[in-house]
């Protein structure tokens, strides 16, 4: 730095003791009935790899290599659309793409 993909899934014990939920602003959850994080053990999942088929690809199984196991990437702030309410300004609901992330592979 380039491509995929991101609304599905996944616990339990120990330490440890204030703060977490990327940034950041707005919200709204999680938390001393002990979150986050670290360890052990358990699981989910199928990105590489590994098996079938000429193979793009599509199926399979889950030995290795990552991941991952609260809430959609928790929502949402940029851009457009659509529909509502409204004289209007505005607002309110959606979808659509974007920025950023976050995980795999080069």
């Nucleotide at each position: 730095c380039u491509c995929a993909u991101c609304g599905a899934g996944a616990c339990c014990g120990g330490c440890u003791g204030a703060g977490g939920g990327a940034u950041u602003g707005g919200g709204c959850c999680c938390a001393a009935a002990g979150a986050c994080g670290c360890c052990g053990g358990g699981g989910c999942a199928a990105c590489c790899g590994c098996c079938g088929c000429c193979a793009a690809g599509c199926g399979g199984a889950a030995a290795g290599g990552u991941g991952c196991c609260a809430a959609c990437u928790c929502c949402u702030g940029c851009g457009g659309g659509a529909c509502c309410a409204g004289c209007a300004a505005u607002g309110g609901u959606u979808c659509c793409g974007g920025c950023a992330g976050a995980u795999g592979a080069g």

Model confidence (mean pLDDT): 87 of 100. The RNA shown here (SAM riboswitch aptamer (S box leader)) has 106 nucleotides and comes from a soil metagenome. The sequence is in RNAcentral, with records from MGnify. It matches the Rfam family "SAM riboswitch aptamer (S box leader)". From the family's description: The SAM riboswitch is found upstream of a number of genes which code for proteins involved in methionine or cysteine biosynthesis in Gram-positive bacteria. Rfam links the family to the GO term regulation of gene expression.